[in-house]
């Protein structure tokens, strides 16, 4: 230097342009002589970042940053 992938809740991941879910994990309750196991609720997100295209953008463009992959050329 050229190309692809991936970036979303504390984690692991979903989400066909049209109300951002799910499960562990938290926190509150049930249940239990107490724990654990279960049940039920509660909260917790500017969708890496900056722009653009739209009535509307996690979703489409451009440009970044981070990691991982693969090609090349110096040394």
């Nucleotide at each position: 230097g050229g190309g692809g992938a991936u970036a979303u809740a504390g984690c692991u991941c979903a989400a066909u342009g049209g109300u951002g879910g799910a499960g562990c994990a938290a926190c509150c309750g049930g249940c239990u002589g107490u724990u654990a196991a279960u049940c039920g609720g509660u909260a917790g997100g500017u969708u890496g970042u900056a722009g653009g295209u739209u009535c509307a953008a996690a979703u489409c463009c451009u440009a970044u940053u981070a990691u991982c992959c693969c090609c090349u050329c110096c040394a």